A computed fold for a 72-nucleotide RNA from Thermosporothrix hazakensis, annotated as transfer RNA. It matches the Rfam family "tRNA". Its family is annotated with triplet codon-amino acid adaptor activity in the Gene Ontology. The sequence is in RNAcentral, with records from ENA and Rfam.
[in-house]
RNA sequence: GCGGGUUUGGUGUAGUGGUAACACGCAACUUUCCCAAAGUUGAGACCGCGGGUUCGAGUCCCGUAACCCGCU
Numbered sequence: 001g002c003g004g005g006u007u008u009g010g011u012g013u014a015g016u017g018g019u020a021a022c023a024c025g026c027a028a029c030u031u032u033c034c035c036a037a038a039g040u041u042g043a044g045a046c047c048g049c050g051g052g053u054u055c056g057a058g059u060c061c062c063g064u065a066a067c068c069c070g071c072u
Base pairs, nucleotide, nucleotide: 001071002070003069004068005067006066007065010024011023012022013021018055026042027041028040029039030038048064049063050062051061052060
C1' cells in the first nucleotide's frame, strides 16, 4: 500500500428500512432480626465519527477513526 471483518446502555450480546431488545450489573421498594437469594418497579445507548439515499436508516451507499485477520 491492497482486501476482508468488528464497533449498539457500565459489561456481554440481539436487532429482515417502520416505538432500539435481552442477560448480568446499578438504584428504590417488598420479603428477612441482618445478609444472601427471590419478587416488583425504575434509571441508563439518538447505535465509533462525518455525510448521502429514503416519507422513514442501527440496517442501504460514500468517506473516515480504532482494533483484528490476510496479502504485498